[in-house]
Context: one part of a larger RNA
RNA sequence: UUGCAGUUAAAAAGCUCGUAGUUGAACUUUGGGUGUGUGCCGCCGGUCCACUUCGGUGCGUACUGGCCGGCACGCACCUUUCCUUCUGGUUUUCGGACCAGGACGUUUACUUUGAAAAAAUUAGAGUGUUCAAAGCAGGCAAUUUGCUCGAAUAUAUUAGCAUGGAAUAAGGGAAUAGGACAAUGGUUCUAUUACGUUGGUUUUCAGUACCAUUGUAAUGAUUAAUAGGGACGGACGGGGGCAUCAGUAUUCCGUAGUCAGAGGUGAAAUUCUUGGAUUUACGGAAGACUAACUACUGCGAAAGCAUUUGCCAAGCACGUUUUCAUUAAUCAAGAACGAAAGUUAGGGGAUCGAAGAUGAUCAGAUACCGUCGUAGUCUUAACCAUAAACUAUGCCGACUAGGGAUCGGGCGUGCUUCAAUUUGACGCGCUCGGCACCUUACGAGAAAUCAAAGUCUUUGGGUUCUGGGGGGAGUAUGGUCGCAAGGCUGAAACUU
Numbered sequence: 001u002u003g004c005a006g007u008u009a010a011a012a013a014g015c016u017c018g019u020a021g022u023u024g025a026a027c028u029u030u031g032g033g034u035g036u037g038u039g040c041c042g043c044c045g046g047u048c049c050a051c052u053u054c055g056g057u058g059c060g061u062a063c064u065g066g067c068c069g070g071c072a073c074g075c076a077c078c079u080u081u082c083c084u085u086c087u088g089g090u091u092u093u094c095g096g097a098c099c100a101g102g103a104c105g106u107u108u109a110c111u112u113u114g115a116a117a118a119a120a121u122u123a124g125a126g127u128g129u130u131c132a133a134a135g136c137a138g139g140c141a142a143u144u145u146g147c148u149c150g151a152a153u154a155u156a157u158u159a160g161c162a163u164g165g166a167a168u169a170a171g172g173g174a175a176u177a178g179g180a181c182a183a184u185g186g187u188u189c190u191a192u193u194a195c196g197u198u199g200g201u202u203u204u205c206a207g208u209a210c211c212a213u214u215g216u217a218a219u220g221a222u223u224a225a226u227a228g229g230g231a232c233g234g235a236c237g238g239g240g241g242c243a244u245c246a247g248u249a250u251u252c253c254g255u256a257g258u259c260a261g262a263g264g265u266g267a268a269a270u271u272c273u274u275g276g277a278u279u280u281a282c283g284g285a286a287g288a289c290u291a292a293c294u295a296c297u298g299c300g301a302a303a304g305c306a307u308u309u310g311c312c313a314a315g316c317a318c319g320u321u322u323u324c325a326u327u328a329a330u331c332a333a334g335a336a337c338g339a340a341a342g343u344u345a346g347g348g349g350a351u352c353g354a355a356g357a358u359g360a361u362c363a364g365a366u367a368c369c370g371u372c373g374u375a376g377u378c379u380u381a382a383c384c385a386u387a388a389a390c391u392a393u394g395c396c397g398a399c400u401a402g403g404g405a406u407c408g409g410g411c412g413u414g415c416u417u418c419a420a421u422u423u424g425a426c427g428c429g430c431u432c433g434g435c436a437c438c439u440u441a442c443g444a445g446a447a448a449u450c451a452a453a454g455u456c457u458u459u460g461g462g463u464u465c466u467g468g469g470g471g472g473a474g475u476a477u478g479g480u481c482g483c484a485a486g487g488c489u490g491a492a493a494c495u496u
Base pairs, nucleotide, nucleotide: 004467005466006465007448008447012464014337016335017334021330022329023328025223026222031079032078033077034076035075036074037073038072039071040070041069042067043066044065045064046063047062048060049058050057051056084103085102086101087100088099089098090097091096107170108169109168110165111164113162114161122154123153126136127135138148139147140146180216181215182214183213184212185211186210187209189207190206227327228324229323230322232319233318236315240312241311242310243309246290247289250286251285252284253283254282255281256280257279261272262271298305299304342383343382344381345380346379347378352376356372357371358370359369394463395462396461398455399454401439402438403437406434407433408432409431410430411429412428413427414426417425418424443450444449469496470495471494478489479488480487481486
């Protein structure tokens, strides 16, 4: 590994990218025909044998002939279809076979068979250790110095060697042809044999490498994946950034009016008030926020995103008789983003408001309730990297079921409506892609429930991460990151 689990019991990294790793679409010789060999089955016969009612019948186990039919295993040829080639021998039934030498040949994984793989051990054959555990003994004659079976076999996995196969998986080849094969002509190197002998030189011939020319050839580029990427098109969205604009509310200030209470609460009090509070009207300032519309709606990788307008770059889906042609999926290491709180330095400080102060409540209240109120809340620049970062459900791919809505695109259509200039609004149908829902359960589950949490003991689509009783403990220690707070990695003793 076969063969666990991960919504809620322990356990899916917050999210995306991404290298190593792992995995990865289909396609190239298949099919048909003819002849032939072996084995088996079948059919029709003959001889032999048995039984006969002499017509025949039969287990056939015996011998043998033919036939086509079927199956299995081969061999040869044909269907455009080469099985290495060359040189010497030996042999030859003129197809070829064998031996020796040279030149080269796409490479592995996989699988078959064989050799090899020390014995003892293990499995297991034989054998009456009296049985057995064992042992490798033993058994026949026995009168007489004899005869004789054994001491098997199997398993032995990775690697290595030899061998048959060629499905599956990977890799290779010819695209700027320095491509293949053949011929011819050059260039370089080598020097066996032969030309009467020896030496030198140079050719021929033979071999090696390279170049040029010509010729031969069906000369040489697989599809275009309901895989992926790119281009284009018109849309879409509360996606992002920068600027701009608006809205009411809150608090404060100014002016004006009225007047004795106002706040607040379960009830009160703290608190503010003839120096006019609260309230009303008008005006101004500031900083935050973006109501209703607002939904089981949209967008974004997630965190998240909602006033107007403009600019900037980006994106999903759809459409496409566009293009490339495996470019892909998931991912240790590594990287970007990452609510709130917090930290540093500025700005800003309306509201709310940790800490703190107070009024209550109470047995007490260092709380819940009330009144104030610092940090903070907002923004710029830089850190931090965590959340019940939740759908407590990794990502990619395939299949399995019915429905009506809805958002985005496309296509078709519309008698009656609105616009009438066509696009359009609106209705209907189909289709692709989303956020969800309803009903069922063939299925799953401990159940709640779930169209995924199904296609799982009938267990294997690919790939990553995590968990192994409760505490101790996300602690100690070490490492590393951080200004810090802390983050990441992360035990054990002991206890139950």